[in-house]
RNA sequence: AUCUUAUCCAGAGUGGCUGAGGGACAGGCCCGAAGAAGCCACGGCAACCGGCAAAGCGAUCCCAGGAUCGCGAUGUGACAAGGUGCCAAUUCCUGCCCGUUGGCGCUUGCGGCGUUGGCCAGCAAGACCAAAGGGAAAGAUGAGAU
Numbered sequence: 001a002u003c004u005u006a007u008c009c010a011g012a013g014u015g016g017c018u019g020a021g022g023g024a025c026a027g028g029c030c031c032g033a034a035g036a037a038g039c040c041a042c043g044g045c046a047a048c049c050g051g052c053a054a055a056g057c058g059a060u061c062c063c064a065g066g067a068u069c070g071c072g073a074u075g076u077g078a079c080a081a082g083g084u085g086c087c088a089a090u091u092c093c094u095g096c097c098c099g100u101u102g103g104c105g106c107u108u109g110c111g112g113c114g115u116u117g118g119c120c121a122g123c124a125a126g127a128c129c130a131a132a133g134g135g136a137a138a139g140a141u142g143a144g145a146u
Stems, first nucleotide, its partner, number of pairs: 001146008013042005021031003025095004043087003048083002050079001052077002056071007091138001096135003100131004106126005111120003
């Protein structure tokens, strides 16, 4: 760097150095000289990997329910030594698609009125706007592989 897979509405910060940016991208909205990013120290969160126990499953043995060993959550419990990660805001929100509801009354068709032009806005479809929802994409992190 690429691929696969799981998770992303919870949680957790102080000090020092330094000095203007930061929140991936775009738009928005925020954070920031009462100190951004970065680095260092210490602390914390969480439980992906992890270690422990265990439902269950399998194998072997003795023998008619025991022993030993292995596996062990797609779906268990408590833990935190170690490897990562993380410690403003839901991944800060939205971005692409879907249907639902509401709005608007822009377009088309139907309908109604009008002797033309045209007008009305009742019905349907579409467009646009908004809300809550679902799914994707992108991103982040872990684990595995190349």
Record summary
A computed fold for a 146-nucleotide RNA from an Acidobacteriota bacterium, annotated as SAM riboswitch aptamer (S box leader). Its mean pLDDT, the model's own confidence on a scale to 100, is 78.